[in-house]
Context: one part of a larger RNA
RNA sequence: GGCAUACGGGGGAUGCCUUGGCGUCAAGUGCCGAUGAAGGACGUGUAGCGCUGCGAAAAGCUGUGGGGAAUUGCGCUAGAGUGUUGAUCCACAGAUAUCCGAAUGGGGAAACCCGGCCUGAGGAAAGUCAGGUCAGCCGCUGAUGAACACAUAGUCAGUGAGCGGGGAACUCGGGGAACUGAAACAUCUAAGUACCCGGAGGAGAAGAGAUUAUUCCGUAAGUAGUGGCGAGCGAAAGCGGAGGAGCCCAAACCAAGAAGGGGAAACCUUUUUUGGGGUUGUAGGACAGACAACAAGCGCCAGUCGAUAGUGGAACGGUAUUGGGAAAGCCGACCGUAGGGGGUGAGAGUCCCGUACACGAAAUUGACGAAGCGCUGGUCUGGAUCCUGAGUACUACGGGGCACGCUAACCCUGUAGGAAGCUGGGGGGCCCACCCUCCAAGGCUAAAUACACUUGACGACCGACAGUGAACCAGUACCGUGAGGGAAAGGUGAAAAGCACCCCUGCUAGGGGAGUGAAAUAGAACCUGAAACCGUGUGCUUACAAGCAGUCAGAGCCCAAUGCCGCGAGGCGGGGUGAUGGCGUGCCUCUUGGAGAAUGAGCCGACGAGUUACUUUCAGUGGCAAGGUUAAGGCAGAUACAGCCGGAGCCGAAGCGAAAGCGAGUCUGAAAAGGGCGUAUAGUCGCUGGGAGUAGACCCGAAACUGGGUGAGCUAUCCAUGGCCAGGGUGAAGUGGGGGUAAAACCUCAUGGAGGCCCGAACUGUUGUAUAUUGCAAAAUGCUCGGAUGAGCUGUGGAUAGGGGUGAAAUGCCAAACGAACCCAGAGAUAGCUGGUUCUCGCCGAAAUAACUUUAGGGUUAGCGUCAUACCGUUACUAGCGGAGGUAAAGCACUGAAUGGGGUAGGGGCCUACACGGCUACCGAACCCAAUCAAACUCUGAAUGCCGCUAGUAUGAGGAUGGCAGUCGGACUACGGGAGAUGAGUUUCGUGGUCGAGAGGAAAAGAAUCCAGACCGUCAGCUAAGGUCCCGGAGUGAUAGCUAAGUGGGAAAGGAUGUGGGGUUACCGAGACAGCCAGGAGGUUGGCUUAGAAGCAGCCACCCUUGAAAGAGUGCGUAAUAGCUCACUGGUCUAGUGAUCCUGCGCCGAAAAUAUAACGGGGCUCAAGCUAUCCACCGAAGCUACGGGUUUGUGUAUGACUACGGUUAUACAUGAGCAGUAGGCGAGCGUUCCCGAGCGGAGAAGCCAUACCGGAAGGAGUGGUGGAGCGAAGGGAAGUGAGAAUGUUGGCACGAGUAGCGUAAACUGUGUGAGAAUCACAGUCCCCAUAAGUCUAAGGUUUCCGACGGAAGGUCAAUCCGCGUCGGGUUAGUCGGUCCUAAGGUGAGGCUGAAGAGCGUAGCCGAUGGAUAACUGGUUAAUAUUCCAGUACUGCGUAAGUUCGUUAUGAGCGAAGGGGUGACGUGGGAAGGUAGGUUGGCCGGCGGUUGGAAGUGCCGGUGCCAAACCUGUAGGCGUUGAGAGCGGGGUUAAAAGACCGCUUGAGCUGAGGGGUGACGGCGAGCCUGUAACAGGGCGGAAGCAACUGAGCCUAAGCCAUCAAGAAAAGCCUCUAGCCAGAGCUGCGUAACCGUACCGCAAACCAACACAGGUAGACGGGUAGAGAAUACCAAGGGGAUC
Repeated sequence: GGCAUACGGGGGAUGCCUUGGCGUCAAGUGCCGAUGAAGGACGUGUAGCGCUGCGAAAAGCUGUGGGGAAUUGCGCUAGAGUGUUGAUCCACAGAUAUCCGAAUGGGGAAACCCGGCCUGAGGAAAGUCAGGUCAGCCGCUGAUGAACACAUAGUCAGUGAGCGGGGAACUCGGGGAACUGAAACAUCUAAGUACCCGGAGGAGAAGAGAUUAUUCCGUAAGUAGUGGCGAGCGAAAGCGGAGGAGCCCAAACCAAGAAGGGGAAACCUUUUUUGGGGUUGUAGGACAGACAACAAGCGCCAGUCGAUAGUGGAACGGUAUUGGGAAAGCCGACCGUAGGGGGUGAGAGUCCCGUACACGAAAUUGACGAAGCGCUGGUCUGGAUCCUGAGUACUACGGGGCACGCUAACCCUGUAGGAAGCUGGGGGGCCCACCCUCCAAGGCUAAAUACACUUGACGACCGACAGUGAACCAGUACCGUGAGGGAAAGGUGAAAAGCACCCCUGCUAGGGGAGUGAAAUAGAACCUGAAACCGUGUGCUUACAAGCAGUCAGAGCCCAAUGCCGCGAGGCGGGGUGAUGGCGUGCCUCUUGGAGAAUGAGCCGACGAGUUACUUUCAGUGGCAAGGUUAAGGCAGAUACAGCCGGAGCCGAAGCGAAAGCGAGUCUGAAAAGGGCGUAUAGUCGCUGGGAGUAGACCCGAAACUGGGUGAGCUAUCCAUGGCCAGGGUGAAGUGGGGGUAAAACCUCAUGGAGGCCCGAACUGUUGUAUAUUGCAAAAUGCUCGGAUGAGCUGUGGAUAGGGGUGAAAUGCCAAACGAACCCAGAGAUAGCUGGUUCUCGCCGAAAUAACUUUAGGGUUAGCGUCAUACCGUUACUAGCGGAGGUAAAGCACUGAAUGGGGUAGGGGCCUACACGGCUACCGAACCCAAUCAAACUCUGAAUGCCGCUAGUAUGAGGAUGGCAGUCGGACUACGGGAGAUGAGUUUCGUGGUCGAGAGGAAAAGAAUCCAGACCGUCAGCUAAGGUCCCGGAGUGAUAGCUAAGUGGGAAAGGAUGUGGGGUUACCGAGACAGCCAGGAGGUUGGCUUAGAAGCAGCCACCCUUGAAAGAGUGCGUAAUAGCUCACUGGUCUAGUGAUCCUGCGCCGAAAAUAUAACGGGGCUCAAGCUAUCCACCGAAGCUACGGGUUUGUGUAUGACUACGGUUAUACAUGAGCAGUAGGCGAGCGUUCCCGAGCGGAGAAGCCAUACCGGAAGGAGUGGUGGAGCGAAGGGAAGUGAGAAUGUUGGCACGAGUAGCGUAAACUGUGUGAGAAUCACAGUCCCCAUAAGUCUAAGGUUUCCGACGGAAGGUCAAUCCGCGUCGGGUUAGUCGGUCCUAAGGUGAGGCUGAAGAGCGUAGCCGAUGGAUAACUGGUUAAUAUUCCAGUACUGCGUAAGUUCGUUAUGAGCGAAGGGGUGACGUGGGAAGGUAGGUUGGCCGGCGGUUGGAAGUGCCGGUGCCAAACCUGUAGGCGUUGAGAGCGGGGUUAAAAGACCGCUUGAGCUGAGGGGUGACGGCGAGCCUGUAACAGGGCGGAAGCAACUGAGCCUAAGCCAUCAAGAAAAGCCUCUAGCCAGAGCUGCGUAACCGUACCGCAAACCAACACAGGUAGACGGGUAGAGAAUACCAAGGGGAUC
């Protein structure tokens, strides 16, 4: 270390529970709001936080009713109270009801700010406080009143419980998608859906006939129709039910009033208002005439029945049975119109609450509603005249709605035209006629219906990963700028009896005792307490041994049970471990094929996928049967899917035909023919199951499309208003001087200070490179680099929005994402695609093909599978017999191809040319001979296959009908072909085989090869392929050969005296072959050619002679000869020697990468190789034997049922089958819930252990734990079975004590403390110093200060902290807001628009700008321009004082009006000052121990405010006229000003400094003292000069320049106007909000105590041009291992 076991930790499954959800039914109820809603903010308690309640009258106040003993809501107590003189509590009716919100006096960043008027409090007054009131629109009334005379518009006032805003679903209307389906897509569909908007209400809508005949349910009916006649869409009448209700105007006519006109008047007429009248189609009414009285409706009201609190309500005891506890058990009773339910220490009719039943309301309220009263409401006749709904009906074109997409009736209407008027008009599905029916162009109308809430009841609904997102303080925490998104989290016990006390420890951590309790392994991290994971003890095992980790065999050691035997000991058998040996490449998915190095899974637990509704088909089963069956609804009922009505409707009983129609027939047809379809009967309604269709339809998964919203705090561009840019350089124009010219030009020197100029910081950008890449950082850091007065950078506020914006243009940017943002919705879009799809066993068992397919990885039908039913020899094979055929082969007879020869016509060439000519070593059809070729040749022609008949054998064989499939990617191998290269592990067909879906044996190992098809068992036998020396089972078998190459045990062309066998042929005792000896000659150097050519460069010829033999020469050689050889011959030697062909086995040819590595290894040579023959043996899941299981055939027996045909179950006998993916069929196991015998504190479920049972899924028994439920048989209903979905979620591992601890300097001592690298103090050292210091805006929101603490947070620790708890802290007339306006927003009236809404005038809001009154010092732990001291100033008021004025010779005030001012760019340079700095002086202190040192030493300090008054400087404007006066002028309501003319003539502005303020304050130091910061006391010196010197002030100035550079308030002034008081001093008064702290950062934005980002102000010294850079001061820090 492994396995086993015991005991723990961890974790939170399982079981049980339920306060919470989900659903159904019944009854009831259904709007709220200016009398201020819904919803909130803030308050409110004795104490304090949250929830609940309530509202300054604040967990409450008053009245009435109920009720009757406790109570002050909950978490959650303590204290103090209340109550029988009736509290708390419940109901009804009132009171109060802050602020926001329609929000409504005005404003606004909701819960805040600022007002006017009236009344009141207080005061001298003002400031201040309290109550009331003040929005807009609309209606009505009144007043006033323009352009414009009346009038109107407008304005003002009054008045209205008017309107406004909210509401989950339901409802009507105005607008109105897309995905999707159509396997594409456009009409169509989705769908008038989603969504937006408007309106209404408890319902809404519709509705009272010019016919869609109110609404709703059932049916008609998926019918009639409609439809790229595709996908689909889809009525109505009628019938059955629920409910039931009808009416009113306009007009004619009459009357009255008003106004106008006419008229002398009566009166007439026009318009208009009101009242009467009147309301329909067999027309009605007016009008004329004649009559009548009550039906109906509505309102008021008695009463009845309810709702909102309540009351009464029967009946039990015992038990020394168990137990902690009785309701359990036992014994004996009782009630019951009550045995529903819940609680009580375990199962309670009789203990408690209740239940059945009976009863009850002062107040408010709902329904019904008698009588009576009131209101409304008539009939008949006549038919002259009048009336009866107009830009309407209708028509044309277009569009929409109707189921109806048009030839389309009907309804609506955009455009254009446009009636009739009762002798009229509309409709009846084009249209016309006839007929029938109805009366439009005005209006109202309950119920039956939809939805929700409340109360009650119920559930084969869930039970904490379930059920709502939410059982718990959840729409919370948290995320996001926002719209929006959105969790996790239940359980002690009967009762807190929640552990007094002791001990360990620093301890409020944790633990041990003790105690409580039935139990503490129920101790609050609390019921049960599984698994992963982490441990401790014990038994066995492991240190020379390699791998799917198991399985089979098995030694040794240890042990004692759910078995058996035995009295027992013990034995048999068994449990744990496992030395060693044999065999052996996980699971899933996808595939032709996976150990695959193809996919998926870290592990464990829980969750996680074929369901439901309707329609339909088939099967099973049941009821009834020529019939079967109800639907909606109703009756009664209540633990009712029970019961009874209800026959509308549906299916069937008759078909045929296009139809009329006929009918067991009918249609076609001339037909009585023939043919087609029918007839010879079984259906229907339930239930269950298999399929299909429509729905999301087995589950998860897109990218996208569309609708409505949310975003410009990022970024792009723009608008408004502010800010910023050290320093250095260059030196344009212009100007001046000089020169120069007739004058210019021009030159030169100065001056000047231009520039998308130069260098270079801040700032801004990001060129290169390195680092980083689980970072410091979701874009940074180091070095380097571009721009840096400009098209520059930047702050604040605003504008533009997705079919869009913006874009110096990159498809860039629009909140870390942009070829079309984000959020929610349509929505479960769609997905011919990928993945996943959960218990067991049994029987059978495919396909990867054809046809068609925008089809090829998808489908439909067929083929092949399965199941059921009926049929019965139909099927297959073998044998025999009989057939058709044109392949292989073969052949050349045809069709073609094709070689050689012969040969003819013909052609070419030559000769000749007059010709019917001649010649030809040229070509050459046809033809002949010889030899060939063919898929598209055949004179021929098999084998096999195919068809038929007969016989035999076999059969899960065959065909038919019906239900249900799967399959359409195939692979290799053999043979026959095509394509290819007679390549491919290639491709494509055919016929087999195997794999696929097939295990076993062989081939070392191997899907497809060979053998062989696995139901199970056996320590039996025989074989197949293949083997038999060892690994390794079986022959070192036999006989005869071969091989020498380790060939065997890889390979070709080609090569070779390897070797064996068999032929043919040549030579050879007349002497071969080989060797040796010898000859190899002459003509001749053949001729030619050649420089030469003599056998041997080349050409031609290749003869003759001698001889045994010898080439006009086979090679070598020479310049050519020569020379050497060969052929050939003789001798010697001796017996075979050559050549060639066929064949067996070998040799060479033969080079690859980690390592032998081309027999599986060892090894093998008359073999352990090869060939042939023979015998034996081994060898598989094959075959046999024995036993068993199951399916099925047959037979027998028994039982049950029977429509007597048979069906079915069981048993026995006897045969046969039983590999299996997709798939079909069958039989079972288990889970949850329901019914249910029963079980249970003497212990249920769950969990743990176990050697038992079963063929499997599984099932018991026993022990332990647990502490209250469980549930057999038999049925029923399903959220019913998990290993995989990069599944979801929780827990836990591994990696790993690893990376890292986020730029960087610490060390020492002392203190505190349980504990110190880190805390405090002290010392030394180091870092920053245009910052890492100081102030301040935004933002944050208590982080500020103190005490105490140390769980968590802090990248370590911590005594410490920006952490926790408690307490404290922010003080303003002058600072900021409050005043004013910019961009922009909003917007009374107004204009526009389907709606929502958009634009916009006046006005209002809106700072980043304008305006505006306070300074110095001191003080706190924490605030200060705020407190205190001192000294000032501003507004308002006027009791006191004083001055001026007081009726016009008028002090003063003064517009919402006029005028001025306010009031503005950029750049530049110079001057004067100030802040600041430096030095000296001055003041205070120090001083020798060591070389010098009492001085030119050292250290420290020293410079003081605003306002007001005086001074009025530098500078600026101004004689080109400051200021003033007069006149004109034109404007205006008026005046003044602008402007013009005349006169006069110097002022206006302005930093700083000085004085006063100040005899004050501050100021070094000294003493004391603390752990430290602190604290206390004393004292109060000097407080000057020089130099330097700003980006500050003068200065909004001056100069220059072109791109020409806000508005309003305020202030000054002018009048209009007001007017008797006003100014000054004094006195009074000045509300509200902000104010702490951080603020280049540990407090903001970046998820962090993050190397990033963040506007503005100050920013010292030395060196330096400098804000560069380096070092230092003040000050800050050493940055959490």
Molecule: large-subunit ribosomal RNA, half A
Organism: Caldilineaceae bacterium